[in-house]
RNA sequence: ACGUCAUCGUGGGAGAACCGGCAUUGCCGGUGCCGAAGGAGCAACCGCCCCGGAAACUCUCAGGCCACAGGACCACAGGUGACAA
Numbered sequence: 001a002c003g004u005c006a007u008c009g010u011g012g013g014a015g016a017a018c019c020g021g022c023a024u025u026g027c028c029g030g031u032g033c034c035g036a037a038g039g040a041g042c043a044a045c046c047g048c049c050c051c052g053g054a055a056a057c058u059c060u061c062a063g064g065c066c067a068c069a070g071g072a073c074c075a076c077a078g079g080u081g082a083c084a085a
């Protein structure tokens, strides 16, 4: 140098409602809905294997249901740090 992991930056990024009240970029109430922040559960699977790690599956506590924001995940011959060589 390359590689792996983490993080930052940039780009892409889904789903799901209506009614009513009010002091109306919003708040509250009723019922319904969504899953791709987070969280939890089962467990395919994996490993240094009798112990661990575990999902895009499931649940919806949280979050969300104009837009904005957020957003798992993907991309980068972008940055930084660690490991290894």
Base pairs, nucleotide, nucleotide: 003083004082005081006080007079008078009076010075011074012073017031018030019029020028021027022026032065033064034063038061039059040058041057045053046052047051

This is a predicted structure of an 85-nucleotide RNA (Glycine riboswitch aptamer) from uncultured Pelagimonas sp. Its Rfam family is "Glycine riboswitch aptamer". Rfam's curators write: This family represents the bacterial glycine riboswitch. Its mean pLDDT, the model's own confidence on a scale to 100, is 79.